Bacterial RNase P class A from Brevibacterium spongiae, 366 nucleotides, folded computationally. The coordinates come from a structure-prediction model, not an experiment, and the mean pLDDT is 76. The gene name in the source record is rnpB. The RNAcentral record of the sequence draws on ENA.
[in-house]
RNA sequence: ACAGGUCACCAGACGGUCGCGGCCCCAUUCGGGGCUGAGGAACGUCCGGGCUCCACAGAGCAGGGAUGGUGGGUAACACCCACCCGGGGCAACCCGCGGGCCAGUGCAACAGAAAGCAGACCGCCCGACUCCGGUCGGGUAAGGGUGAAACGGUGGUGUAAGAGACCACCAGAGUGUCGGGUGACCGACACUGCUGGGUAAACCCCAUCCGGAGCAAGAUCAGACAGACAGCGUUCGAGGCUGCUCGCCGAGCUGUCGGGUGGAUUGCUUGAGGCCGGUGGCAACAUCGGUCCCAGAUAGAUGGCCGUCAGGCGAGAAGGGCAACCGACUCGUCGACAGAACCCGGCGUAUCGGUGGCCUGUCCUC
Numbered sequence: 001a002c003a004g005g006u007c008a009c010c011a012g013a014c015g016g017u018c019g020c021g022g023c024c025c026c027a028u029u030c031g032g033g034g035c036u037g038a039g040g041a042a043c044g045u046c047c048g049g050g051c052u053c054c055a056c057a058g059a060g061c062a063g064g065g066a067u068g069g070u071g072g073g074u075a076a077c078a079c080c081c082a083c084c085c086g087g088g089g090c091a092a093c094c095c096g097c098g099g100g101c102c103a104g105u106g107c108a109a110c111a112g113a114a115a116g117c118a119g120a121c122c123g124c125c126c127g128a129c130u131c132c133g134g135u136c137g138g139g140u141a142a143g144g145g146u147g148a149a150a151c152g153g154u155g156g157u158g159u160a161a162g163a164g165a166c167c168a169c170c171a172g173a174g175u176g177u178c179g180g181g182u183g184a185c186c187g188a189c190a191c192u193g194c195u196g197g198g199u200a201a202a203c204c205c206c207a208u209c210c211g212g213a214g215c216a217a218g219a220u221c222a223g224a225c226a227g228a229c230a231g232c233g234u235u236c237g238a239g240g241c242u243g244c245u246c247g248c249c250g251a252g253c254u255g256u257c258g259g260g261u262g263g264a265u266u267g268c269u270u271g272a273g274g275c276c277g278g279u280g281g282c283a284a285c286a287u288c289g290g291u292c293c294c295a296g297a298u299a300g301a302u303g304g305c306c307g308u309c310a311g312g313c314g315a316g317a318a319g320g321g322c323a324a325c326c327g328a329c330u331c332g333u334c335g336a337c338a339g340a341a342c343c344c345g346g347c348g349u350a351u352c353g354g355u356g357g358c359c360u361g362u363c364c365u366c
Base pairs, nucleotide, nucleotide: 001362002361003360004359005358006357007356008355009354010353012309013308014307015306016305017304018303020037021036022035023034024033025032026031039337043348044347046346047345048344049343050342051214052213053212054211058246059245060244061243064210065209066208067207068206069083070082071081072080073079084098085096086095087094088093099205100204104203105202106199107198121144122143123140124139125138126137127136128135129134152170153169154168155167156166157165171195172194173192174191175190176189177188178187179186180185218266219265220264221263227257228256229255230254231253232252239249240248273292274291275290276289277288278287279286280285311334312333313332314331315330316329319326320325
């Protein structure tokens, strides 16, 4: 210099002018002034919590859902960190819905002879027959062919031809012993010819966890109104917030039509909070000290225009260079995705563009 990896960050700045929400002050009739006012995702609402209400007397059964290598972190998680194993990459590094198919059941298109305690189409070998083309019976799985996948690989012994049938080496599996690690797991040695398919984002099995509904939760105040009918139920039991049974509580529940209101306050924003520094830890994170207060609307404010500067892109271009190319300056153009609505922690998705740290590979120069 080029190519790449990873972790973070920014999301134009300043000024003028018009306008909007909240709070405070003055004036309280109009109004005036000050402070403050979106995001990295405020988004999707996919997980996990806080908070609120309902239930709380539990027990059993059945069923459902979630999670799934190991060890940590956390209020918790499906999140994060570190490591292990497998796969990809020369590497930095990235990816993995990563428990169990020697408990059982099931599934596998097409091709192929055969797809699971497999099988013989071509071929090879032996025998019999023959019209000399071949046919029949038996053996074989080394070779060919099919497939995503065909019961280890190479060489030899052996044989009619062959085969872990036997042998050597290699690869794997199982068992045992020893060693390392908290652990997932890794390594070494010995023995056994053991060579045993895939699928659990198929049923299923194992381990752990799991009440319901949500700020339109809930509370208070003010205001308005009109009830009618039907069904079920009160010893034979409505309803009691996932099913059934037992148990417990014990009088309402549902539907149709009609009438009224649709205001205010609270919940509401100080919180597992932000920033800076120290300490512990590889890290996620924890802890201590200091410091800061940072939107609360209710049909929903946070915006429009102009100027200057900075940035990206395109065109032209003084000039430089052998060339590729670089390029002061000028003009034009662009600035995304999107927007709080109870609050946090994550994940996922969208995003014009830009910046920085660390690391890897190749080449060049000193």